[in-house]
Molecule: transfer RNA
Organism: marine eukaryotic metagenome
RNA sequence: AGCGUAGCUCAGGGGUAGAGCGAGGGACUCAUAAGCCCAAGGUCGGGGGUUCAAAUCCCUCCGCUGCC
Numbered sequence: 001a002g003c004g005u006a007g008c009u010c011a012g013g014g015g016u017a018g019a020g021c022g023a024g025g026g027a028c029u030c031a032u033a034a035g036c037c038c039a040a041g042g043u044c045g046g047g048g049g050u051u052c053a054a055a056u057c058c059c060u061c062c063g064c065u066g067c068c
Base pairs, nucleotide, nucleotide: 001065002064003063004062007021008020009019010018015052024038025037026036045061046060047059048058049057
């Protein structure tokens, strides 16, 4: 200095959280796979502050990575 968000890889940078993959179910098939449909899965690293409202802005702590 950068990063920390679903099991994994990552978006989202004030208006109340998403995708892909994976896992589960369904339909299809003689059967399996692929493809199709469905739903689940989140204290957004912890605490505090600002704000009508914070994953997002500020402070602090923790962890990871890189540079001097």